This is a predicted structure of a 71-nucleotide RNA (transfer RNA) from Coemansia asiatica. The RNAcentral record of the sequence draws on ENA and Rfam. The prediction has a mean pLDDT of 80. Its Rfam family is "tRNA". About the family: Transfer RNA (tRNA) molecules are approximately 80 nucleotides in length.
RNA sequence: GCGCUAGUGGUUAAGUGGUAUAACGUCUGCCUUCCAAGCAUAUGUCCCGGGUUCGAUUCCCGGCUGGCGCA
Numbered sequence: 001g002c003g004c005u006a007g008u009g010g011u012u013a014a015g016u017g018g019u020a021u022a023a024c025g026u027c028u029g030c031c032u033u034c035c036a037a038g039c040a041u042a043u044g045u046c047c048c049g050g051g052u053u054c055g056a057u058u059c060c061c062g063g064c065u066g067g068c069g070c071a
Stems, first nucleotide, its partner, number of pairs: 001070007010024004018054001025043002028040003047063005
């Protein structure tokens, strides 16, 4: 220098045009003599910019970061 791949709550992942989802975590409450476990509730997210579209996490272009390969 070129190519491939990934980027989604605090963490790990799903979702691939139509309200963004789960588990763990965190907060509050219940239970318990206390802790743990259990139950209920709440919390919080699409890497950045542009384009297409009635509508973009999703499709297209560019950029950034990580990983892999070729040279």